[in-house]
RNA sequence: GGGGCUGUAGCUCAGUCUGGUUAGAGUGCCGGUCUGUCACACCGGAGGUCGCGGGUUCAAAUCCCGUCAGCCCCG
Numbered sequence: 001g002g003g004g005c006u007g008u009a010g011c012u013c014a015g016u017c018u019g020g021u022u023a024g025a026g027u028g029c030c031g032g033u034c035u036g037u038c039a040c041a042c043c044g045g046a047g048g049u050c051g052c053g054g055g056u057u058c059a060a061a062u063c064c065c066g067u068c069a070g071c072c073c074c075g
Stems, first nucleotide, its partner, number of pairs: 001074007010027004020058001029045005051067005
């Protein structure tokens, strides 16, 4: 230098192929119930500009272009 994969909540990930209801799950965090206390269990809550910038579209995490980071392959 060329190519591929990945990037979404603090962490691990789904959703992308086939654009469309409010962006989700587990775990963690906070509060409540329970308990002599903790833990467990149950209930509730907060937390995201979907790596970044631009474009297409009535509408983009999803399609297109560029770019950054990590991993792998080729030279």